[in-house]
C1' cells in the first nucleotide's frame, strides 16, 4: 500500500487494452472582478537593422580645444592683439581591469560530472603578516607639426617630445643553479632542517604633503592545475580492438607528473565483469511521482563542465588558447570610385522566419554586488524597479437576515388540476470588502563624504548633526454616496456525483473503454432541470501512479506465453563434518566529508495565506580509526556420512564388428492342369490359350525377423527384438577393504541426435512420393483400384530439425498408506524346491495431507525446502524480413519493426448439434387399401395486365386461407360528382313538431321552387322542460392511414410429445450440481426399488360431455306385445310392457385365479361380463420456442391526416389471362353406363318461413294454397342397395368441358358478372414421369342427407349416418420426437461457425537496375596563419670597444624545413531517402470459386521433412 470497465449464454483464473489520481516553462476552446508571490523561445547554436551591455586613473606622462575672469597695448567704441588665473573636452603614451559579471547546452559516453582521497609533481596578480631595500645613468617612441598614398578603411615618410614606457651599471639574499657535510622523518621515487663554496639576478615615481605607489624574499589566505577508487545511457542483428600502441632507458617540453614530444630498446595493452564501433545524451544539488523500493526529470535558483558564425592557431597576461581582443582558412551578409575593406546579439530589449506556442527596442544606479580611482566620483541590459500575460499557486470579492399568493413566465405530467425552477423573485431592513470619490502618506537609508566632538595616540575607533529613493504619490490610513461595479465552464448510459421533453432517425452526428444512432435515443442536436468545479472550467499533449503488467522488496514455466532434444564440462554460481588462525564480507563505537538552495519539524515577519527569515533535524551515501568473531570467506589440521575405488555375483531388444538361419514374398526352370485371375460399395485399368490364376519339385534374389511378447527390459536421449562369437559401456545387490569432499549445476563450447533430405560407390524381394492408367465425382491434380521411379537397405560423408512429450531441465533432503510388476539379497531353514515375511534399486495402478484456475498432481509431486541453468511478458504482421554464423544444396540457427485489433488463448458449467454411441416411441419406416402429380373444370395463389385489378396470410404451422358465400350494397381499391362542425358522439344559442308529399334540373347524391299540417309533459297560463328536425359559433368528429418489431386480448406450431421448475439441505472458489440420475416399468418424471437427498407445484392421470349394458322415474306429439273398433293409415278407444325420448342411479377396479417378476411395481394368460386392463371418440395445451400471425374483427401507446387519408352517390374494378403451383370436383368406365322397378337412415332448418295433396309445363318452375312457430305439419326424393333388361371394349350408350338456340327463377338491376331447366353441340381424358400424401376397425374406400352464410349463388367448409375392407414380420433405414452418454472452434446455437485463391480499394512494410546525400576509415597530393628549429649576405638607437670610421654582442624582415586546418585525388565502410517493377502482410460492403477445420466435420486431426502441378480452382 482502495480500486472498475471490458473476451463469456453463464462461471473460475491467465491476460492485454481503458478509467478514476498527482504533476507541467504548457498550448487550443469558452468565460473573466481584484491583489499577493512566482515564472515566460522547450521549435532554426536560424539570420540579424538600431540603441545600450567595459571601462576607468590627470595623485603615471607629454599636452591642451573650449569657455571664463584679471592685466596691458590699439581703438570713440565695437573688436583685434599680448600676458596671467583658473577651466579642462577629445585623441595619444603608460598602470589596472576586459579570464569577473550575463547568455547558450552545439559537442562531450568523458575523471565530463558526482563522491572519497592524494600532490615527497604544481602555479596563484589584487589582499593580509613578517623581513629587507629603492644608488647612478642612458637611448627611444607615440601624441602634436609637415609631406604623402587612398573613395573609405587605413598606411607611408620627415622632424621634434615625456613619463611608475624601455634600457645599462652598481648594490643584495632566507631566491635560482652546481658541488659538498652534518642530521631527523618517511608511503618507494625521496622530503625537511643546520652549514660551507661557487654562480646569476632588484626597485619609480607622483601629491592637497594626510598620503599613494615600487622590488626582492618567506608565510597565509583565495581561486585554480593535475592524478587517482567507486558511481554515472542504449544496441552483441557491433566481437575483436591496438604501432606512439603497452612498458623501459634518456632527451626535450611544462607552472607541474606523464608517450605530453622525440630517438633507441622490448612486445606488449584492452575485451564477455562487454573492449572496439554505432546511436542518443552536458552532469549534479534537485524536481514529480510513488506505501515505498522504484519509475521519469534536468525549465526557473545554485555547483562544475562545454561553446561563443564554422574550423584551425597562437600572442598577451598572474590567469585566455579569451563572447562584445588578434591572425589565416570557409560560408554568409554589407559597403565601395571595383582597385579594396568592414562584420559577427547563445549579453539586454527588438526584428524576421519556424512553430500550437512565450513579453518592454520601459525606468533607475537609491539599495546590493562588481571595475578603475587617496577621493569626489565615472561606468555597470549585473543588479533593484516598473510593463505585458489567468501561464501557476495563494488570499479576497460578486452581498447578509427576513419574505408564500409557494406571484407571473419556463418546463414536465395522470393536465377543471398538480410537480418543479422556489426564499428563488418582487418587496422589507442592514452591512461596504472590492470599486468610485476626496484628504493624510510611509518603511526601504546604513554608509561612503562633509562638519563638530570625544578615546587612545599619529593612524584608527566611538558619539552627534548634515547629504542622497528609481520603484511611487505605490503600499498603507481616514470619511463620503450607495447592493451598488463584478460567474463561468464541464457534465448527466456504465466506470462516475447529476433526468426528463422536444428535434433527428444508421442521417446527422457522440466515443476515454464498453458502446450508442434503422421513428417513442436518460449515449446525437436543442430545451428545461441536476451534479461538480469556480475567476476559471474543460480539451490536448508529456510524466509517474493504479500496472505484482519486468515481481530486490514481489509473479510465473503439464494444459494459458514460457524447460534448451540429449549428455559431457572450462569459466561462473552454490557446497558434508570439525579444530584453530586470520579479520576480506558482516555487526557496533568514535572522528571527517556529505556547500548553499530544497524536503521535514519548530518559531517568526508580510492582516492571513502563497512567499520569505532564523534556528533544529535529515541528506539512508564516501573515506578514516578502534574493537567483535556467531555466519560467509581465507590459510592449515583432522574426520567419514556425499562422491570415487576394490572384490564377488548378477541383469538386460544396451552399443559395435563378423558368422549362421528358417517362414513369407517376389523371379526363373521344370511338371500337373484348364479358362479365367485379379480388384472393388459396384467396377474398370491389369494378367491369362503364346496356357495365367491354382498346385507341386529345385534353384536365385533382398529385406523383414511370426509364436515367445508383456501393463516387460536396456539405453543419457534419438532409440533398441531371429540365433551365436567377439570387442566395449552400463545399472543393480553383497562387503564395508582403500581415498578422504575429489561434489552438484552450467553461459560460451564438444559430442550425440528419429523420419526425411544431400553427395560419392554399391544393392534392388517387398512397400512405395512423383507419375501413368481406371473408377467416383458438377469439378476429382484427393480418398479407392492397378501399375511404377526415387527412396525405403549397406559402406563413407553432409544435414541438425520433430506434437524430439511425461507437452512436465538437473541435483539433494524431507513428508500416511495400499496394491501389481522386473532384477539381486536376506529370515523361516541343515540342503533342494514352493509359500510367507522383509532389504535395496527400478517400473505401473489407486489413493491421505497438501498443492492446482480447473482438470488433476500426490515417496516416480505439479506437496514442503535448497542450489545452479534455459525459457516467458497481449494476439496477428512473424517458426517473417534486414544483417550475421553454418550448410553442396534444400535449408538451420539468430532475430525485429512499421501496420492492426481489444481481445487472443486455457480449465470447467449448461444448452444445442454430430453423415458419435446406447435405450425408446409415433401412420416415421415397413406391411395393405385408396388418392395427388397427367385430363377437364372448380377455386385459392404467385406472375403478369389494368385507371384499378382493395388489403392481409408465404416450409412444415401461406394458397377451397381472414371470406358462414364481392352483380349494387358489402368494399377498405379506381373514375368522375357533391359535402366540410361533417354519415355518427357531447355541449352552446336561435328558429320549428318531425316524418312526409308535388314540381323543376341531374346518373345519382343533392340543389331550388311550392303546397300543406302542427308532437309529448309540467304549468302559478307568463312560460318551462324533452325527444325530432333545420341553421349558426367552436371545443371537437372521422380515418378498413403507418407501425403486430411499441402493446392488449385471441390463435397457429413443436405437442396432449412428457415434459418444466421450486423451498430447505448437501456437494463445487464459482458458473452450477444433486433431487430430476441408476435397476425395473408404463401412454405417461404412470409407479415401485435403489440412492444426500427431503418434499413440493405446473403438466400426465382423474373429475366433465357423447357412445357402448342394466335399473328406475316419467308417458304426448312418441311406441304397439295383450284387447276392441277400423275407412287398414298406430287410424281410434286404451295401455306404456317394448322402442324411443330425458333426467337419475348401477356398472370396470389388475377387483379374482395361474405363471413370471427382487415376497415390488408391473407384464402375459384366464375366469366371469355389454365392455378388460386409458372400452371408443371430444372438451382440456405445463415452462417455453417461433420479435410466428394479426393495428383489416375488437381495444390502444406513439406518428400522420382535418373544404380530406373524412362523409357522400353514380359507373367500373376485386371475376383480367401467355403461364406457374397448391386444394378439390368430375372422370377415364362393364365391381361400370342408360332405363323400369323396389327397400332401409341418422342428424338437423322452417313465419319475410318450410310449403303438403291437387293443376300446368319435356322441365327449371308456375297457379293455388291445406297443415306447421314443429318428438304432431313441411323441406324429405335418402343414395350405394336390390330385381329386371340392354349396352359387349369402342374415345363408346364411357366423360361430360366447350359452345349456339330457347328458357326459369332471386332480385331496382343478371352486359361486365348468379344459378338452374330443356333441345343441340360432345373437347381434353383409355388410370397417370420424377416425386409424393391419408389412413389400422366401424376406420380406409364409397354412398348419399342434413345446416350456416344466403335475396339469389357451394365440386368449400361444418355435421350426419348407409354398406364397409386389406396389412402391420417388425424397428436395419428415412422424418419427428424422449432420455442417458460422448466430441465440439457451436450460444443469432449446423439453416453454426469457418479457410485459401481470385477481382476491388486503402495502408504500413521488404527486394530492386540504379540515383541522391549524411557520417567515417583508408593511402597520397597540398599546405594559410602560427609555433619550434635552422639559415640570416638585407636591416639595426640603448650595451661594449672606439677619437672617430667602424666592428663586436643582441635583435628583425627575408628564405628553409618540421608539424598541421580547409581543401583535392582515388579507394572502401556505414546510415538514410527516393525509384520502373516486385514480393508477401493488413484492413475493408452482402463480389467469385471451392469446402480445408471445428461432429468419427463425412478420408480422425496435428508435427517435421521432401516431392509434383502451374494449370483447374
Nucleotide at each position: 500500500u482502495a480500486g472498475a470497465g471490458u473476451u463469456u449464454g453463464a462461471u473460475c483464473a491467465u491476460g492485454g487494452c481503458u478509467c478514476a489520481g498527482g504533476a507541467u516553462g504548457a498550448a487550443c476552446g469558452c468565460u473573466a472582478g481584484c491583489g499577493g508571490c512566482a515564472g515566460g523561445c522547450u521549435u532554426a547554436a536560424u539570420a540579424c537593422a538600431u540603441g545600450c551591455a567595459a571601462g576607468u586613473c590627470g595623485a603615471a606622462c607629454g599636452g591642451g580645444a573650449u569657455u571664463c575672469g584679471g592685466g596691458g597695448u590699439a581703438g570713440c567704441a565695437a573688436u583685434a592683439c599680448u600676458u596671467u588665473g583658473a577651466u579642462g573636452a577629445g585623441a595619444g603614451u603608460g598602470g589596472c581591469g576586459c579570464a569577473c559579471g550575463g547568455g547558450u547546452g552545439c559537442g562531450u559516453a568523458a575523471c565530463g560530472c558526482g563522491u572519497a582521497u592524494g600532490c615527497a609533481a604544481c602555479c596563484u596578480a589584487c589582499c593580509u603578516u613578517u623581513a629587507a631595500c629603492a644608488g647612478g645613468g642612458g637611448a627611444a617612441u607615440a601624441g602634436c607639426c609637415c609631406c604623402g598614398a587612398g573613395a573609405a578603411a587605413u598606411c607611408g615618410g620627415g622632424a621634434u617630445u615625456a613619463a611608475u614606457a624601455c634600457u645599462c651599471c652598481g648594490u643584495a639574499a632566507c631566491a635560482u643553479u652546481g658541488c659538498g657535510g652534518u642530521g631527523u622523518g618517511g608511503c618507494a621515487u625521496c622530503a625537511c632542517a643546520c652549514u660551507g663554496c661557487a654562480c646569476u639576478u632588484a626597485a619609480a615615481g607622483c601629491u592637497g604633503a594626510g598620503g599613494c605607489g615600487g622590488u626582492u624574499a618567506a608565510a597565509g589566505a583565495u581561486g585554480g592545475g593535475c592524478a587517482u577508487g567507486c558511481g554515472u545511457g542504449a544496441c552483441a542483428u557491433u566481437a575483436g580492438c591496438u604501432a606512439g600502441u603497452u612498458g623501459g632507458u634518456g632527451a626535450g617540453g611544462u607552472a607541474a607528473c606523464g608517450g605530453c614530444u622525440c630517438a633507441c630498446c622490448a612486445a606488449g595493452g584492452c575485451a564477455a565483469c562487454g573492449a572496439u564501433g554505432u546511436c542518443u545524451a552536458g552532469g549534479g544539488g534537485u524536481c514529480c511521482u510513488g506505501a515505498g523500493a522504484g519509475g521519469g526529470u534536468u525549465a526557473u535558483c545554485c555547483c562544475c563542465c562545454a561553446c561563443a558564425c564554422u574550423g584551425g592557431u597562437a600572442c598577451u597576461g598572474a590567469g585566455a588558447c579569451a563572447c562584445g581582443g588578434a591572425c589565416c582558412a570557409g560560408a554568409c551578409u554589407c559597403c565601395u570610385a571595383c582597385g579594396g575593406g568592414a562584420g559577427g546579439c547563445a549579453g539586454c530589449a527588438g526584428u524576421a522566419a519556424g512553430g500550437a506556442a512565450u513579453a518592454u527596442u520601459g525606468g533607475u544606479c537609491a539599495a546590493u554586488g562588481g571595475g578603475c580611482g587617496c577621493a569626489a566620483g565615472c561606468c555597470u541590459g549585473a543588479a533593484c524597479c516598473a510593463g505585458c500575460c489567468a501561464u501557476g499557486c495563494c488570499g479576497c470579492g460578486u452581498g447578509c437576515a427576513g419574505g408564500a399568493a409557494g406571484a407571473c413566465g419556463g418546463c414536465c405530467c395522470u393536465a377543471u388540476g398538480g410537480g418543479u425552477u422556489g426564499u428563488a423573485a418582487a418587496c422589507u431592513g442592514c452591512u461596504u470588502u472590492u470599486g468610485u470619490c476626496a484628504g493624510g502618506g510611509a518603511a526601504u537609508a546604513a554608509a561612503c563624504c562633509c562638519c563638530c566632538g570625544c578615546u587612545c595616540g599619529u593612524g584608527a575607533g566611538c558619539g552627534g548633526g548634515g547629504c542622497u529613493g528609481a520603484a511611487g504619490g505605490u503600499a498603507c490610513c481616514u470619511g463620503a454616496a450607495g447592493a451598488a461595479u463584478a460567474a463561468g465552464c464541464a457534465u448527466c448510459g456504465g466506470c462516475u456525483a447529476a433526468c426528463u421533453c422536444c428535434g433527428u432517425g444508421c442521417c446527422a452526428g457522440c466515443a476515454g473503454c464498453c458502446g450508442c444512432g434503422g421513428u417513442a435515443a436518460u449515449a446525437c442536436g436543442g430545451a428545461g432541470g441536476a451534479u461538480g468545479c469556480a475567476a476559471g472550467c474543460g480539451u490536448u499533449a508529456u510524466c509517474c501512479g493504479g500496472a505484482u503488467u519486468c515481481a530486490u522488496u514481489g509473479g510465473g514455466u503439464u494444459u494459458a506465453a514460457a524447460g534448451g532434444g540429449u549428455g559431457c564440462g572450462c569459466a561462473g554460481g552454490c557446497g558434508g563434518a570439525u579444530u584453530g588462525g586470520u579479520a576480506a564480507g558482516u555487526c557496533a563505537g568514535g572522528g571527517g566529508u556529505g556547500a548553499a538552495a530544497u524536503c521535514c519539524c519548530a518559531c517568526a515577519g508580510c492582516u492571513c495565506a502563497a512567499c520569505u527569515g532564523u534556528g533544529g533535524a535529515a541528506c539512508u551515501g564516501c573515506c578514516u580509526u578502534u574493537g567483535a568473531u556467531a555466519c560467509u570467506g581465507u590459510c592449515a589440521g583432522u574426520c567419514u556420512a556425499g562422491a570415487g575405488u576394490a572384490u564377488a555375483g548378477u541383469u538386460g531388444a544396451a552399443g559395435u564388428u563378423g558368422g549362421c538361419g528358417g517362414a513369407a514374398u517376389g523371379u526363373g526352370u521344370c511338371a500337373u492342369g484348364u479358362a479365367g485371375c485379379g480388384g472393388u460399395g459396384a467396377a474398370a485399368u491389369g494378367c491369362u490359350u503364346a496356357g495365367a490364376u491354382a498346385u507341386g519339385a529345385c534353384a536365385c534374389a533382398g529385406a523383414a525377423c511370426a509364436c515367445c511378447g508383456a501393463u516387460c527390459g536396456c539405453g543419457a536421449a534419438g532409440g533398441c527384438a531371429g540365433c551365436u562369437a567377439g570387442c566395449u559401456a552400463a545399472g543393480c545387490u553383497a562387503u564395508a577393504a582403500c581415498u578422504g569432499a575429489c561434489g552438484c549445476u552450467c553461459a560460451u563450447g564438444c559430442a550425440c541426435g528419429a523420419a526425411a533430405g544431400c553427395g560419392c560407390g554399391g544393392g534392388g524381394a517387398g512397400c512405395a512420393a512423383a507419375c501413368a492408367g481406371g473408377a467416383u465425382u458438377a469439378g476429382a491434380u484427393a480418398c479407392c483400384c492397378u501399375g511404377g521411379u526415387a527412396g525405403u537397405c549397406c559402406a563413407c560423408g553432409c544435414u541438425g530439425u520433430a506434437a524430439a512429450c511425461g507437452a512436465u531441465g538437473a541435483u539433494c533432503a524431507c513428508u500416511a498408506g495400499g496394491u501389481g510388476u522386473a532384477g539381486c539379497g536376506g529370515g523361516u531353514a541343515c540342503u533342494c524346491a514352493u509359500u510367507c515375511c522383509u532389504g535395496c534399486u527400478g517400473u505401473g495402478c489407486c489413493g491421505c495431507a497438501g498443492c492446482u484456475a480447473a482438470c488433476g498432481c500426490g515417496u516416480u509431486a505439479a506437496g514442503u525446502g535448497a542450489u545452479c541453468c534455459g525459457c516467458c511478458u497481449g494476439g496477428g504482421g512473424a517458426u517473417u524480413a534486414c544483417g550475421g554464423u553454418c550448410g553442396c544444396a534444400a535449408g538451420a540457427c539468430u532475430a525485429a519493426a512499421a501496420c492492426u485489433c481489444a481481445a487472443a488463448g486455457g480449465a470447467a458449467u449448461u444448452g444445442a448439434c454430430g453423415g458419435g454411441g446406447g435405450c425408446c416411441c409415433g401412420c416415421a419406416c415397413a406391411a395393405g387399401c385408396g388418392g395427388u402429380g397427367g385430363a377437364g373444370u372448380a377455386u385459392g395463389u404467385g406472375g403478369u395486365u389494368u385507371a384499378a385489378u382493395u388489403c392481409g396470410a408465404c416450409g412444415c404451422a401461406a394458397c377451397g386461407c381472414g371470406a358462414a358465400g364481392a352483380a349494387c350494397c358489402u368494399u377498405a381499391c379506381c373514375u368522375g360528382g357533391g359535402c366540410u362542425u361533417g354519415a355518427c358522439a357531447u355541449c352552446c344559442c336561435c328558429g320549428g313538431a318531425u316524418u312526409g308529399c308535388c314540381g323543376u334540373a341531374g346518373a345519382a347524391a343533392u340543389a331550388c321552387g311550392g303546397a300543406g299540417u302542427u308532437c309529448c309533459c309540467c304549468u302559478u297560463c307568463g312560460g318551462g322542460g324533452g325527444a325530432c328536425c333545420g341553421g349558426g359559433a367552436g371545443a371537437c368528429a372521422g380515418g378498413u392511414g403507418c407501425u403486430g418489431c411499441a402493446u392488449g386480448g385471441c390463435u397457429g406450431u413443436c405437442g396432449u410429445c412428457a415434459g418444466c421448475u421450486c423451498g430447505u439441505g448437501u456437494c463445487g472458489u464459482g458458473a452450477g450440481a444433486u433431487g430430476u440420475u441408476g435397476g425395473g416399468u408404463u401412454a405417461a418424471g404412470u409407479c415401485c426399488c435403489g440412492c444426500a437427498a427431503c418434499g413440493a407445484g405446473c403438466g400426465c392421470a382423474a373429475c366433465c360431455c357423447c357412445u357402448g349394458c342394466c335399473c328406475u322415474u316419467a308417458g304426448u306429439u312418441g311406441c304397439c306385445a295383450g284387447c276392441a273398433g277400423u275407412u287398414c293409415g298406430g287410424c281410434u278407444g286404451g295401455g306404456c310392457a317394448c322402442u324411443c325420448u330425458a333426467g337419475g342411479g348401477g356398472g370396470a377396479c389388475u377387483g379374482c385365479c395361474g405363471g413370471u417378476g427382487u415376497g415390488a411395481a408391473a407384464c402375459c394368460g384366464g375366469a366371469g361380463g355389454a365392455a378388460g386392463g386409458u372400452g371408443g371418440g371430444g372438451a382440456u395445451g405445463a415452462c417455453g420456442u417461433c420479435a410466428a400471425g394479426u393495428c383489416c374483427u375488437c381495444a390502444u401507446g406513439g406518428c400522420c391526416u382535418u373544404u380530406a387519408u373524412g362523409c357522400u352517390c353514380a359507373g367500373g374494378g376485386c371475376u383480367a389471362c401467355a403461364c406457374a403451383c397448391g386444394u378439390a370436383c368430375u372422370a377415364c368406365a362393364a365391381u361400370g353406363g342408360u332405363a323400369g322397378g323396389u327397400a332401409c337412415a341418422a342428424a338437423g332448418g322452417g313465419c319475410a318461413g318450410c310449403g303438403a295433396u291437387g293443376g300446368a309445363g319435356u322441365g327449371a318452375u308456375c297457379c293455388g294454397g291445406a297443415g306447421c312457430c314443429a318428438a304432431u305439419c313441411c323441406c324429405a326424393a335418402a343414395a350405394a342397395g336390390c330385381c329386371u333388361a340392354u349396352c359387349a371394349c369402342a374415345g363408346u350408350u364411357c366423360g361430360g368441358a366447350u359452345u349456339g338456340g330457347a328458357g326459369u327463377c332471386u332480385g331496382c338491376a343478371a352486359c361486365u358478372c348468379g344459378a338452374c331447366u330443356c333441345c343441340a353441340u360432345g373437347a381434353a381424358g383409355u388410370u397417370g414421369g420424377a416425386a409424393u400424401c391419408g389412413c389400422c376397425a366401424g376406420u380406409a374406400a364409397u354412398c348419399g342427407c342434413g345446416g350456416a352464410u344466403c335475396a339469389g349463388c357451394a365440386u368449400g367448409c361444418c355435421g350426419c349416418g348407409g354398406u364397409g375392407a386389406a396389412u402391420a414380420c417388425g424397428u436395419u433405414c428415412c422424418c419427428g420426437g424422449g432420455c442417458c452418454u460422448u466430441g465440439u472452434a457451436c450460444a443469432c446455437a449446423c439453416c453454426g461457425c469457418c479457410c485459401g485463391u481470385c477481382a476491388c480499394a486503402c495502408c504500413a512494410c521488404g527486394a530492386a537496375a540504379g540515383u541522391c546525400g549524411g557520417c567515417u576509415g583508408u593511402a597520397c597530393c597540398a599546405g594559410a596563419a602560427g609555433u619550434g628549429c635552422g639559415u640570416g649576405g638585407g636591416c639595426u638607437a640603448a650595451c661594449u670597444u672606439g677619437c672617430a670610421a667602424a666592428a663586436g654582442a643582441g635583435g628583425c624582415a627575408g628564405c628553409g624545413u618540421a608539424c598541421c586546418a580547409a581543401g583535392g585525388u582515388g579507394u572502401g565502410g556505414u546510415c538514410g531517402g527516393u525509384a520502373a517493377u516486385u514480393g508477401g502482410g493488413g484492413u475493408g460492403a452482402a463480389a467469385u470459386c471451392g469446402u480445408a477445420a471445428c461432429a468419427a466435420g463425412g478420408u480422425a486431426a496435428a508435427u517435421c521433412g521432401a516431392a509434383u502441378u502451374c494449370c483447374c480452382g
This is a predicted structure of a 1513-nucleotide RNA (small-subunit ribosomal RNA) from an uncultured Bacteroidota bacterium.
The RNAcentral record of the sequence draws on ENA.
Its Rfam family is "Bacterial small subunit ribosomal RNA". Rfam links the family to the GO terms structural constituent of ribosome and ribosome.